[in-house]
Record summary
The RNA shown here (TPP riboswitch aptamer (THI element)) has 95 nucleotides and comes from Spinactinospora alkalitolerans.
RNA sequence: ACCAUGGGCGCGGGGUGCCGGAUCGGUCCGGCUGAGAGCACACCCGUGAACCUGAUCUAGGUAGUGCUAGCGAAGGGACGUCCUUGACCAGCUUC
Numbered sequence: 001a002c003c004a005u006g007g008g009c010g011c012g013g014g015g016u017g018c019c020g021g022a023u024c025g026g027u028c029c030g031g032c033u034g035a036g037a038g039c040a041c042a043c044c045c046g047u048g049a050a051c052c053u054g055a056u057c058u059a060g061g062u063a064g065u066g067c068u069a070g071c072g073a074a075g076g077g078a079c080g081u082c083c084u085u086g087a088c089c090a091g092c093u094u095c
Stems, first nucleotide, its partner, number of pairs: 003086002006083005011046004017032006051076003057070004
């Protein structure tokens, strides 16, 4: 140097569903899961884990829903830089 760990800075990517009630409607209120359920100096993520696709998928469960698990190190997907620690390698010194 390469590899791995953790972090800083800058830049960038992404989601916002389900149920009940009110309302002509926009929308508002309440409930569920979640980091986040639509606006925010928030939250999550930057290549193995955000998120999208397959998917009107499969199994289980629920009042209902990506609610849970599988699929899944799948395919796509947003990165540079600096520092830290470890391993490894090399040199030197001592015994």
Its Rfam family is "TPP riboswitch aptamer (THI element)". Rfam links the family to the GO term thiamine pyrophosphate binding. Taxonomically the source falls in Spinactinospora (Bacteria, Actinomycetota, Actinomycetes, Streptosporangiales). The coordinates come from a structure-prediction model, not an experiment, and the mean pLDDT is 79.